[in-house]
RNA sequence: AGCAUCCUUCGGGGUAGGUGAGAUUCCUAACCGGCGGUGAUCGGGAUGGUACAGUGUGAUCGGAUAACCGAAACGCUGUGCCUCUCGUCAGUCCGUGACCCGGUCUUAUGAACUUGUAUCUCGGAUUAUUCCGAGUAGAAGUGAUUUAGAACGGUGGACCUGGUGAAACUCCGGGACCGACAGUACAGUCUGGAUGGGAGAAGGAGAUG
Numbered sequence: 001a002g003c004a005u006c007c008u009u010c011g012g013g014g015u016a017g018g019u020g021a022g023a024u025u026c027c028u029a030a031c032c033g034g035c036g037g038u039g040a041u042c043g044g045g046a047u048g049g050u051a052c053a054g055u056g057u058g059a060u061c062g063g064a065u066a067a068c069c070g071a072a073a074c075g076c077u078g079u080g081c082c083u084c085u086c087g088u089c090a091g092u093c094c095g096u097g098a099c100c101c102g103g104u105c106u107u108a109u110g111a112a113c114u115u116g117u118a119u120c121u122c123g124g125a126u127u128a129u130u131c132c133g134a135g136u137a138g139a140a141g142u143g144a145u146u147u148a149g150a151a152c153g154g155u156g157g158a159c160c161u162g163g164u165g166a167a168a169c170u171c172c173g174g175g176a177c178c179g180a181c182a183g184u185a186c187a188g189u190c191u192g193g194a195u196g197g198g199a200g201a202a203g204g205a206g207a208u209g
Base pairs, nucleotide, nucleotide: 001208005205006204007203008202009201010200015029016028017027018026030189031188032179033178034096035095036094037093042087043086044085045084046083048082049081050080051079052078053077054076055075056074057073060071061070062069063068091177092176100154101153102152104150105149106148108146112142113141114140115139120135121134122133123132124131125130159175160174161173162172163171181192182191183190
């Protein structure tokens, strides 16, 4: 430094008023914006580079000469640019998560059906611990239904305009738009599934180099 892998922690925000018997659901006004990427955003750092300006300097060089002027070099300070680096930067762009749907697979469940037998039950025969017939449990097979899970697939909302500029759906100004399911007076903001799941984030361990 660190692939695979493992562990730990973290991992969603938002309401007032009016009407009404009843609404955080309607109306009016307000408020909120998961994760990664991109990003011409903003800010910081460099014990980087470079240019310019100011300033200083023992010794150096040129000229003058009383203390001066100039050059180069070096130091310090400041500013600009470049490079590197850290943080930050889109609800509407590109992906992705939650919710919902699908078949498949795994797991548990095991209605029902099929096969079919005994050392069990019933009946019969018999000298017999034997034989014959029927039935049934266990057993074997198929397997409805439901449970939990896995990877995969599907579904899955919303932006224009002006400015700047080489370039902006990202910056600045303005206006607009969007937001799973269940419940309930119709819900992005209430309650619930959810003390769940989760994109991922941070930290640690780490074969090995």
Predicted 3D model of a 209-nucleotide RNA (FMN riboswitch aptamer (RFN element)). Its mean pLDDT, the model's own confidence on a scale to 100, is 76. It matches the Rfam family "FMN riboswitch aptamer (RFN element)". Rfam links the family to the GO term FMN binding.